[in-house]
RNA sequence: GGGCCUGUAACUCAGUUUGGCUAGAGUGGAAGGCUUUUAACCUUUAAGUCGAGGGUUCAAAUCCCUCCAGGCCCG
Numbered sequence: 001g002g003g004c005c006u007g008u009a010a011c012u013c014a015g016u017u018u019g020g021c022u023a024g025a026g027u028g029g030a031a032g033g034c035u036u037u038u039a040a041c042c043u044u045u046a047a048g049u050c051g052a053g054g055g056u057u058c059a060a061a062u063c064c065c066u067c068c069a070g071g072c073c074c075g
Stems, first nucleotide, its partner, number of pairs: 001074007010027004020058001029045005051067005
């Protein structure tokens, strides 16, 4: 230098196929219940510019372009 893949909550990921319910799950955090207390268990709850910018569209995490970071392969 070239090709491919990944980037979504603090962490691990789903959702991208076929654009549209309002962006979700588990773990973790907070509050409460239970318990003599802790742990476990139960209930509730907060937390996201969907890597960045631009474009297409009535509408973009999803399609297109450029860039950034990481990984693999080739030279």
Molecule: transfer RNA
Organism: Candidatus Micrarchaeota archaeon